[in-house]
């Protein structure tokens, strides 16, 4: 220098054009217990990496940039 995959909650990931952007774990509160753990219930948390474009409408499609991993040279 060229190519591929990925970037979404604190972490691991789902969601691949429309609805309110979700799950598990973690965090906070409560119940239970002598107490802790486990279990159950409730609950907060997101500029969807950045900018532009297509579209009536973009997390999703296109372009560029940034970052991570891998391959080629």
């Nucleotide at each position: 220098g060229g190519g591929g995959c990925c970037g979404u909650a604190g972490c691991u990931c789902a969601g691949u054009g429309g609805u309110c952007a979700g799950a598990g774990c973690a965090g906070g509160g409560a119940a239970c217990u002598c107490a802790u753990a486990a279990u159950u219930c409730c609950u907060g948390g997101g500029u969807c990496g950045g900018a532009g474009g297509u579209u009536c409408g973009a997390u999703c499609c296109c372009u560029c940039c940034c970052g991570g991993c891998c391959c080629c040279a």